[in-house]
RNA sequence: GCCUCGAGAGCAUGGAGGCCAUGCACCCGUUUCGUAAGCGGGAGACCGUCGGUUCGAUUCCGACUCGAGGCU
Numbered sequence: 001g002c003c004u005c006g007a008g009a010g011c012a013u014g015g016a017g018g019c020c021a022u023g024c025a026c027c028c029g030u031u032u033c034g035u036a037a038g039c040g041g042g043a044g045a046c047c048g049u050c051g052g053u054u055c056g057a058u059u060c061c062g063a064c065u066c067g068a069g070g071c072u
Stems, first nucleotide, its partner, number of pairs: 001071007010024004018055001026042005048064005
């Protein structure tokens, strides 16, 4: 330098144009002599940045940034 993949809640992930979702963690309650586990409830993300397409973009397209892998 080129190619491929990825970037979203504290962490790990599903999602594929119109509402974002699950698990763990966190908070409250319940249970216990007490803690953990279990059970019930709750909060938390303008989905890397900028632009394009579209009535509408987390999703499609382009550039860039960062990360992972490969080629020379």